Record summary
This is a predicted structure of a 72-nucleotide RNA (transfer RNA) from a Planctomycetota bacterium. It matches the Rfam family "tRNA". By type it is a transfer RNA. The source organism's lineage runs through Bacteria, Pseudomonadati and Planctomycetota. Model confidence (mean pLDDT): 83 of 100.
RNA sequence: GGGCGCGUAGCUCAGCGGUAGAGCGUCCGAUUGUUAAUCGGAGGGUCGUAGGUUCAAUCCCUGCCGCGCCCG
Numbered sequence: 001g002g003g004c005g006c007g008u009a010g011c012u013c014a015g016c017g018g019u020a021g022a023g024c025g026u027c028c029g030a031u032u033g034u035u036a037a038u039c040g041g042a043g044g045g046u047c048g049u050a051g052g053u054u055c056a057a058u059c060c061c062u063g064c065c066g067c068g069c070c071c072g
Stems, first nucleotide, its partner, number of pairs: 001071007010024004018055001026042005048064005
């Protein structure tokens, strides 16, 4: 330098054009003699970034940035 893949909550990941979710973690509560476990609830997101397409974009297209793999 070229090709491919990935980027979404603190972490691991879903979501395949129509209001962004789960598990774990955090916080509050229930239960318990205490802790743990279990159960209920809450908070937490400019969806890497800049544009394009569309009535509507996390999703489709393009540039850039970051990470990984392969080729040279």